[in-house]
RNA sequence: UACCCCAAGUCGGGAGAACCAGUGAUACUGGUGCCGAAGGAGCAACCGCCUCGGAAACUCUCAGGCAAACGGACCGACUUGGGUAA
Numbered sequence: 001u002a003c004c005c006c007a008a009g010u011c012g013g014g015a016g017a018a019c020c021a022g023u024g025a026u027a028c029u030g031g032u033g034c035c036g037a038a039g040g041a042g043c044a045a046c047c048g049c050c051u052c053g054g055a056a057a058c059u060c061u062c063a064g065g066c067a068a069a070c071g072g073a074c075c076g077a078c079u080u081g082g083g084u085a086a
Base pairs, nucleotide, nucleotide: 001086004083005082006081007080008079009078010077011076012075013074018032019031020030021029022028033066034065035064039062040060041059042058046054047053048052
């Protein structure tokens, strides 16, 4: 000193899924249905320090969500801190 890795922050992009009734209502309540990309859980290819662990965008929907807004895994750019290689 790398933009190679990790963490955090800022900006931008960012999907899916509904009706009925009580009601003026997208709020609230009830009924049924639906979605998966917060989180959570399960199996597992595979990986490791291999008596044991780590593991998904797969699966389940506990949670969350089904106008907009908020949120949103993930992706990109920038900044800060740390690490590693040379």